[in-house]
């Protein structure tokens, strides 16, 4: 160059039109003589940037990184 594949919370991950689960970690509570366990509460403008659509994390372009795979 040319093609595909990914990108969601500090980490892992699920949702694929109808206002984001779950799990570790954090934080703040309740419990304990003090811890540890256990419990409860608490957090995400879904990589940017337009479009389509009443409605977008979801569909479509494009652009960023990151992988692969032709040449």
């Nucleotide at each position: 160059g040319g093609c595909g594949g990914c990108a969601u919370a500090g980490c892992c991950a699920a949702g694929c039109g109808g206002u984001a689960a779950g799990g570790c970690a954090g934080u703040g509570g309740a419990u304990u003589g003090c811890a540890a366990a256990u419990c409860c509460a608490c957090g995400a403008u879904c990589a940017u940037c337009g479009g389509u659509u009443c409605g977008a994390u979801u569909c479509c372009g494009a652009u960023u990184g990151c992988c692969g795979c032709c040449u």